[in-house]
C1' cells in the first nucleotide's frame, strides 16, 4: 500500500429491506428474609461507529470516512 472481516444499550449478543430493534448479565423498584445473597414480579436504559447515497421505505443494499482484527507485499 493491497485484500477480507468486525462496529447495534455498561458488557456480550440476535437481527440479510416493512408491525414497537431481540435476548442474557449488570443497574434501578418492590416482594420474600432478622440482615445479605439467592429466588420471584415489575421498570429506565439505543440517534444500531460516523457523513453521503439508492428505495415508498435502510441496523441490513451502495460509496467514502474513522477505529479493532487477521492476511499478503
Nucleotide at each position: 500500500g493491497c485484500c477480507g472481516g468486525u462496529g447495534u444499550a455498561g458488557c456480550a449478543u440476535a437481527g440479510u429491506g416493512g408491525u414497537u430493534a431481540u435476548u442474557g448479565c449488570a443497574c434501578c423498584u418492590g416482594c420474600c428474609u432478622u440482615g445479605u445473597a439467592a429466588g420471584c414480579a415489575g421498570g429506565g436504559g439505543g440517534u444500531c461507529g460516523c457523513g453521503a447515497g439508492u428505495u415508498c421505505g435502510a441496523a441490513u443494499c451502495u460509496c467514502g470516512c474513522c477505529a479493532c482484527c487477521g492476511g499478503c507485499u
About this RNA:
Transfer RNA from a Deltaproteobacteria bacterium, 73 nucleotides, folded computationally. It matches the Rfam family "tRNA". By type it is a transfer RNA. Model confidence (mean pLDDT): 81 of 100. The RNAcentral record of the sequence draws on ENA.